RNA sequence: CAAGUUCUUCGGGGUCAGUGAAAAUCUGAGCCGGCGGUUAUAGUCCGCGACCCGGGGCAUCGAUGUUGGAUUCUAGGAAACUAGAAACCGACUAGCAAACGAAGCCACGGUUGAUCUGGUGAAACUCCAGAACCGACGGUUAAAGUCCGGAUGGGAGAAGAACGGU
Numbered sequence: 001c002a003a004g005u006u007c008u009u010c011g012g013g014g015u016c017a018g019u020g021a022a023a024a025u026c027u028g029a030g031c032c033g034g035c036g037g038u039u040a041u042a043g044u045c046c047g048c049g050a051c052c053c054g055g056g057g058c059a060u061c062g063a064u065g066u067u068g069g070a071u072u073c074u075a076g077g078a079a080a081c082u083a084g085a086a087a088c089c090g091a092c093u094a095g096c097a098a099a100c101g102a103a104g105c106c107a108c109g110g111u112u113g114a115u116c117u118g119g120u121g122a123a124a125c126u127c128c129a130g131a132a133c134c135g136a137c138g139g140u141u142a143a144a145g146u147c148c149g150g151a152u153g154g155g156a157g158a159a160g161a162a163c164g165g166u
Stems, first nucleotide, its partner, number of pairs: 001165001004163007015029004030146002032135002034048004043133002052110003056106003060102003064098001065092005071086006115131005137149003
């Protein structure tokens, strides 16, 4: 001190007032900005992550067969009851092949918002000045970037240690 391997830690911010029966959701005024990249510092450039959707792969679990039970529904019946269906609980057998289902993991694909003008400069859609714009899903006495929830989750990645090698 390069690659690589393993492990550890870290890894998203932000509100008040008014109206109203009711709003941190409306209105007004505020506030916030993940990660890597970039001739120069980025919510708006390029790419990534989170949410959602899709098919695929992996491994796990479960009889899909037989039988018992109680429940519900449908039909028949005066009733007892009979037949069928549904999902549930239990017992037995078979199998590790295939199909189906469940929750999970993996990679892939799709989807997923928004910026201009002037200035400085060699260089900025990133800095300075001004004016704009954007913000997953579910919930809610009333519509949410800011409240609550999935989430004590996931995560782009960042830092460090050990091994290793030169």

The RNA shown here (FMN riboswitch aptamer (RFN element)) has 166 nucleotides and comes from an uncultured Micrococcales bacterium. The sequence was found by an Rfam model in a public genome assembly.